Model confidence (mean pLDDT): 85 of 100.
Small-subunit ribosomal RNA, 5' domain from an uncultured bacterium, 472 nucleotides, folded computationally.
RNAcentral holds the full RNA, with entries from ENA, Greengenes and SILVA.
Context: one part of a larger RNA
This record gives sequence, structure tokens and C1' cells, in this order.
RNA sequence: AAUGAACGCUGGCGGCAGGCCUAAAACAUGCAAGUCGAACGCUGUAGCAAUACAGAGUGGCGCACGGGUGAGUAACAUGUGGGAAUAUGCCUUUUGGUACGGAACAACGUUUGGAAACGAACGCUAAUACCGUAUGGUCCCUUCGGGGUAAAGAUUUAUCGCCAAAAGAUUAGCCCGCACUAGAUUAGCUAGUUGGUAAGGUAAUGGCUUACCAAGGCGACGAUCUAUAGCUGUUCUGAGAGGAAGAUCAGCCACACUGGGACUGAGACACGGCCCAGACUCCUACGGGAGGCAGCAGUUAGGAAUAUUGGACAAUGGGCGCAAGCCUGAUCCAGCCAUGCCGCGUGAACGAUGAAGGCCUUCGGGUUGUAAAGUUCUUUAGCCGAUGAUUAUAAUGACUGUAGUCGGAAAAUAAGCCCCGGCUAACUUCGUGCCAGCAGCCGCGGUAAUACGAAGGGGGCGAGCGUUAUUC
Repeated sequence: AAUGAACGCUGGCGGCAGGCCUAAAACAUGCAAGUCGAACGCUGUAGCAAUACAGAGUGGCGCACGGGUGAGUAACAUGUGGGAAUAUGCCUUUUGGUACGGAACAACGUUUGGAAACGAACGCUAAUACCGUAUGGUCCCUUCGGGGUAAAGAUUUAUCGCCAAAAGAUUAGCCCGCACUAGAUUAGCUAGUUGGUAAGGUAAUGGCUUACCAAGGCGACGAUCUAUAGCUGUUCUGAGAGGAAGAUCAGCCACACUGGGACUGAGACACGGCCCAGACUCCUACGGGAGGCAGCAGUUAGGAAUAUUGGACAAUGGGCGCAAGCCUGAUCCAGCCAUGCCGCGUGAACGAUGAAGGCCUUCGGGUUGUAAAGUUCUUUAGCCGAUGAUUAUAAUGACUGUAGUCGGAAAAUAAGCCCCGGCUAACUUCGUGCCAGCAGCCGCGGUAAUACGAAGGGGGCGAGCGUUAUUC
């Protein structure tokens, strides 16, 4: 000098920031991902009807983003600089196309099983759901003969879509050079191991996988093993070189009760999806089921220690939708906390009978001290009343009657903490008597203690001041 701090004493206001560093411990409750009727049939409600609204279901897009955490990881994880054998929904550009048919399954109805969760059978039905045929291209394969692969419609009639191909953009996967903690009281490690051929697999290269063949590959320039650890931009310190750290904010990575697995999809091996196993919790009619806050609040526990079961989608951004709009604990705000930084205030000027009181005294006086009283002023913050924005404008303001402005009253409501032997700014008296105690180091205290306790006085900082811990 610094801190995501804590503790003690004290505490007026505002702005800006920050707030489980410990148990990646367990979680009651609510919310955190939906949306589309301009894809589709059905049911209900209102209505004479047209139609409108609502509901579950089929279908589409989204749910791989956003949010959290740092357990694992010493690694091409990260940082930086290169590379070739790749994919890419939505978006942009260009070209061409959008033909003819078919069979189902939910919903629904009937019957039925189960305590429940959830099913089963039969029957009916629509589609931008599914399937077949055709056509077709700068598409793919090819033994160059040929072979293979598309489409979907909707409505308010102006659009929104759908299919194929090419290019772009974006994003992602992969490979490599270099950099990247400690230990040798860890010296040898390795069998898909190292390389080749062939095949498989992948969006793609590759022992990625398999068969066969060879016997390689790494290592004192530290392999292997062990311990520790998310990495970086940055942050703190320092004149710098360095040292330490990696909270908040930003980029990347990893994880989502523990372990494993795939499905769907442009993208996941998927936090609020599925399956299996395990631990734990809950329901049960004992046959069987349900769950996963390292999302936002909140609870218990642990701990020296860390906040509200708040408001709004008004702004910014995201998802869906032609749109209106709906959703959004992202976000924007508010609440709590002196946790930090910064600013302001707790009054100002004059005022000597140097008042009283306190303390000291050589008893003369000194000091507290212009301090108080008193006189004259001022009104920041706060209080009362009025007015009242910007942020968003064509309209829409959660914050909010907030910030600010104007008027009014009254010095009124607002100072503490640590220290005073030296280092180190600041001294006397009383009490105590190696006791009680102090202490960062040196050291004080055994009867005149500036070092203990108290008082008066003084010094420092100030809504803080000290202590402890940690880093330089």
C1' cells in the first nucleotide's frame, strides 16, 4: 500500500460498486422456456347465424442460447501463431423447381386394467406429420453402359412458406510450433503400445476401431508416478526487474445427485430431456411409483463470515409468431449490509469579567480557553408545503411523484475511536507496589511508574477508528 474480509467500540446523509472465499453438503415452497389457429382435425362456451374466445391433442420452430458453479483437468484445457481432410438450422446473394397419388396414427368414441404413476384392446379422422410414383439439375456414385436422390401448402390476395444446387457470412469440429506449478526421499515407462498395409467408422484427418505384418515409441532438455491447480485478459504490490493473486467484469474450458449410455436434432452424448446402475429423500392399497436449486429468492447444516421466499417486462437483449402479442428470476430496478471507494454534513462570524467548574500549583498563579455563555447570521443534509423531469418517443416508465426546482420554520436532529517510554506525533497528578496488569520489537511493574489502572491535558485519524488474518 492492498483485501469478496472478519471481530471490538461507535455510527448522520448521498452517489457508485461489492456481497457463501467454508459443505460440488442436503433441500420445504413459488417462479426461472415457451410459442404459433397465417400447418391440422376435434371438443366446449357465447350467439339465430356469421363469428369470437377457450381447451387438450397432431405438427413446426425453440428448449445445444441465456443463467449457475469450479468438482474434475498439468491437458493442444488455456494463451498465442500457423494449418488442411470438414460440417453449418436461422441470415444474405444467385439459378431452377413446387406434378400425380396412397396408407396410417393421436385427439375423439366404446370397452377395460391399476391405489397411484400410467396404461391396454377395438373403432373413426385431418394436416406444412408419413409413404409411393413422376420429373429434374452447374448434385452424388460409376466398370462411362448407366444408376441414385426432391418438394407443402396457408391466408385477409398481398405475402409468408416448401424443394434442389452454388456462393457468402457466422458458428463449430480437427491437426501442429511455442508458452504453461512443485517433488528425483518418484528413474525407468509403454502392448493398440510405435509404425506400415487393408478394411470399417466419422461431417472430417488419424490406432479412432479391427485383422495382418514389423519392433518400435517416450525418458536426466526429467518420461512415468505423486501432490496441488480451471486457463487467460487482468488484479494487488513495487522506482523497476520481479513477487503474489485469478472475487466482481470479459473470452475460453469443464461439470449439472454419483457412474455409464445412447436417442432426437443443423448443433447435445443435453442443468430445469430419455434409458440403466448406485446412494439418498418421498408416496404406496406392498403389486409398484416419484425426485435432483453448482437457475432466482428462500430453508437447514457448516462457518469468524456473506442479502429479499420484492417489482416490472418500461428499456436492452433472447425464443416463437405475418402481425397484434405471449414468454423471459436474462435484464432493468427496488430492499438489506459503513463491505469498499468518493463526496457532504454535524454550523459560521464576533465574543475576556480570560466567568463558573475541572486539573495542576513553587499558592503568586497556570491551564482547559474564544472554548462556553452572550450577540449577529446562515440552512447543505433532514423536516413541512408546492411543482416536477431525462432515461423513449408517434405511443408505451417497473424504478416513481424518484432526481431536481421553488417556498417555509428552527442551530435546530447528527462524533467517535485509537494512542501519548524509544522506534513514533503527543505529559502531568493520583492509585497500585515483580501484585494487578501492559507488550509489535526493545522492554515496563519489587513505594516518588511520562510504559499498569483512572483523571486532567495533549497527539492522530474521523463516520469511522482500532485489532486480527493474508499478499507485495